Context: one part of a larger RNA
């Protein structure tokens, strides 16, 4: 821009893409078969491999704004306590998120038409013949079925609801429903888009409480000559997690958008 008023939501599916794998073991059954050795079809079940998708409750990884320990040097006058530099100085852990080696799920079943093959009926050709007319059966393959996209499918589909016949001679203008700009943002994200919100508000930050992490803060007391230990005290600190709370910021505003060829 189109889809012949404007708009919001829900959809149909022409068409397209994906998936489609496979093994071992057990039962049937040591049966059929076979002199024996050996050893099934058909049918049923169990457990795997590889692959694919999803997820983070478990097991782990990462986790340079979390916690602790510690070496050398520096600053805070000294002690103590802190902070800075040294690969995040090094070391031990670790929330959220992201993850696999972790977890869950999938290939199934079923229908239709068939290939090779196997048949029924059956003439030409009094027989025979699956074929010439006719009718079956038959595959990991084909079409459905399963998952996803999808009406620019210009053949532009369908359903529900909302707004309405303004002003102007006309060009056009201001509006309605609705939408956008702008702002706070994340489950989204390169940008855009998408989602949640914008005071009639929990959208983000802050604050409060909690979870999780670390692992027993500082100060003071007590014990010890001291290094240190211990009590106060599961202490102190704590990024992303959960809930609450208008303290801060989403102010005020602006723009677009029908009158039905």
């Nucleotide at each position: 821009c189109g889809u012949u008023g404007g708009g919001a939501a829900u959809u149909u599916g022409a068409g397209g893409a994906g998936a489609g794998c496979u093994a071992a073991c057990c039962c049937u059954a040591g049966u059929a078969c076979g002199a024996g050795a050996g050893g099934a079809c058909c049918g049923g079940g169990u457990u795997g491999g590889a692959c694919a998708c999803a997820c983070c409750g478990c097991u782990g990884g990462u986790g340079c704004a979390c916690c602790a320990g510690u070496u050398g040097g520096g600053u805070u006058g000294c002690c103590a306590g802190a902070c800075c530099c040294a690969u995040g100085g090094c070391u031990g852990g670790g929330u959220a998120g992201c993850u696999a080696u972790g977890u869950g799920u999938g290939g199934c079943a079923g229908g239709g038409a068939u290939a090779a093959a196997c048949g029924c009926u059956g003439a030409a050709a009094g027989c025979a013949u699956c074929u010439a007319a006719g009718c079956g059966c038959g595959a990991a393959g084909c079409c459905c079925a399963c998952u996803c996209c999808a009406a620019g499918a210009u053949g532009a589909g369908a359903u529900u609801c909302c707004c309405c016949a303004u002003c102007g001679c006309a060009a056009g203008a201001g509006u309605a429903a609705g939408a956008u700009c702008c702002c706070u943002u994340g489950u989204a994200g390169a940008c855009u888009a998408c989602g949640a919100g914008g005071u009639u508000g929990a959208u983000a930050g802050g604050c409060c409480a909690g979870a999780g992490g670390u692992g027993g803060a500082a100060g003071c007391g007590c014990g010890g000559u001291g290094a240190c230990g211990u009590g106060u005290g599961a202490a102190g600190c704590u990024g992303a997690c959960u809930g609450g709370u208008a303290c801060u910021a989403a102010u005020c505003g602006a723009u677009c958008g029908a009158g039905g060829a």